[in-house]
């Protein structure tokens, strides 16, 4: 340095639930809480998934269909960066 990942050590992240706030929603955020995580750190570049305010189509109408410029990095791939070190 690369690979690899302990029944090691230090440190780290925090699912669901509940509450407050933001948002049309998906969801985000703070607290609580730990299901899990060795990149569960960062970037929406590709695919996937969620939502559909706005737009648009149909309709007499309630409404329904399509649509991401909204989300998701704890869905996968890709790119970038990083703690520890037994074999």
């Nucleotide at each position: 340095a690369a690979u690899u990942g302990a029944u090691a050590a230090a440190g780290g992240c925090a699912a669901a639930c509940u509450u407050g706030u933001u948002g049309a929603a998906a969801a985000a955020u703070a607290a609580c809480g730990a299901c899990g995580c060795a990149a569960a750190g960062c970037u929406a570049u590709g695919a996937g998934u969620c939502u559909a305010a706005g737009g648009u189509g149909u309709g007499a109408a309630u409404a329904c269909g399509c649509u991401a410029a909204g989300a998701u990095a704890g869905u996968c791939a890709a790119g970038c960066u990083a703690c520890c070190a037994a074999a």
This is a predicted structure of an 87-nucleotide RNA (c-di-GMP-I riboswitch aptamer) from [Clostridium] fimetarium.
Its mean pLDDT, the model's own confidence on a scale to 100, is 88.
It matches the Rfam family "c-di-GMP-I riboswitch aptamer". Rfam links the family to the GO term cyclic-di-GMP binding.
The RNAcentral record of the sequence draws on ENA and Rfam.